């Protein structure tokens, strides 16, 4: 330094639920709790998705559009990073 995760070992992280709080929602944070992860570590930069308050719309309605919300534990993709063998 390079690609790679069988088996291991030092540890990580936490799914659904269930409180409490934020939020208009998606959702997010904390406690608890383990489904699961070898990047389940960082970034909304590409696609995807999910909400749609603000704004719009005209058939006015339990409606339609609309990211500037949100989702890294959907996909790619950047940048870091432990142990082990090769």
């Nucleotide at each position: 330094g390079u690609a790679c995760g069988a088996a291991a070992a030092a540890g990580g992280c936490a799914a659904a639920c269930u409180c409490u709080g934020c939020g208009a929602a998606a959702g997010c944070a904390g406690a608890g709790g383990a489904c699961g992860c070898a990047a389940a570590g960082u970034c909304a930069c590409u696609g995807a998705u999910c909400u749609a308050a603000c704004g719009g719309g005209c058939u006015a309605g339990a409606c339609c559009c609309u990211a500037u919300g949100a989702u890294g534990g959907c996909a790619g993709g950047a940048c870091u990073g432990c142990c082990a063998g090769a």
c-di-GMP-I riboswitch aptamer from Nitrosomonas sp. JL21, 86 nucleotides, folded computationally. The model forms 95% of the base pairs in the Rfam consensus. Rfam family: c-di-GMP-I riboswitch aptamer. From the family's description: GEMM was predicted in a large-scale screen for bacterial structured RNA regulatory elements. The coordinates come from a structure-prediction model, not an experiment, and the mean pLDDT is 88. Lineage of the source: Bacteria > Pseudomonadati > Betaproteobacteria > Nitrosomonadales > Nitrosomonas.